Transfer RNA from a bacterium, 72 nucleotides, folded computationally.
Its Rfam family is "tRNA".
The sequence was found in a public genome assembly.
The prediction has a mean pLDDT of 83.

This record gives sequence, structure tokens and C1' cells, in this order.
RNA sequence: GGGCCGUUAGCUCAGCGGUAGAGCGAUCCCCUUACACGGGAAAGGUCGGGGGUUCGAACCCCUCACGGCCCA
Repeated sequence: GGGCCGUUAGCUCAGCGGUAGAGCGAUCCCCUUACACGGGAAAGGUCGGGGGUUCGAACCCCUCACGGCCCA
């Protein structure tokens, strides 16, 4: 230098163009003498940055950044 894959909640990851989700974690409540386990509730996101296409973009296109693998 070239190619491919990835970037979404604190962590691990779903998400076929039409209101962003799960598990775990953290918080609060119940349970317990207390802790753990168990049950319940609510919170937490400008979907890596910028631009474009579209009535509408996490999703399609371009570009940049970061990470991984391969080639030279």
C1' cells in the first nucleotide's frame, strides 16, 4: 500500500428501511435476624465521527477513525 470482517446500554451480543432489544451487571422494593438464593419494578443509547440516498436509515452508498485477520 491492497483486500475482508467488525464498531449498538457498564460488559457479552441480537436487531431483513417503518417507535432500538435480550442476557448479565448496577439501583430500588419484597423475601431473610442478616447475607446469599429467589420474585418484582424502574433506569440506562445523539447505534464510532462526518456526508449522501430515501417520505423514512442502526440497516443502503461515500469518506474518516479505531480493532482484528490475510496479501504484498